[in-house]
This is a predicted structure of an 84-nucleotide RNA (c-di-GMP-I riboswitch aptamer) from Alicyclobacillus sp. SP_1.
NCBI's taxonomy places the organism under Bacteria, Bacillati, Bacillota, Caryophanales, Alicyclobacillus.
Rfam family: c-di-GMP-I riboswitch aptamer. Its family is annotated with cyclic-di-GMP binding in the Gene Ontology.
RNA sequence: UUGGAAAGUUGGCAAACUCGGCGAAAGCCGGGGACGCAAAGCCAUGGGCCUAAUGCGUAAUGCAAUGGUUGCCAGGUUGCAGAG
Numbered sequence: 001u002u003g004g005a006a007a008g009u010u011g012g013c014a015a016a017c018u019c020g021g022c023g024a025a026a027g028c029c030g031g032g033g034a035c036g037c038a039a040a041g042c043c044a045u046g047g048g049c050c051u052a053a054u055g056c057g058u059a060a061u062g063c064a065a066u067g068g069u070u071g072c073c074a075g076g077u078u079g080c081a082g083a084g
Base pairs, nucleotide, nucleotide: 012037013036017032018031019030020029021028022027035071041077042076043075045074046073047072048069049068050067054064055063056062
């Protein structure tokens, strides 16, 4: 480079860890970084789970979200590719 067969792309997001910041904490935001993800895009509506400033208390390592988790599950909603 050519032929055949097969495939679905171009691309996207970003775990742990780390640096800086916010927060009482769980956790979140930004940079780096990739474990993974065909919705690992968005929504806290239902369930689960986490935290307990604060409140209650039998003052215990207890109980309880109004806090958080959509990369825990479900549901809703919006996208990308494409054989039939």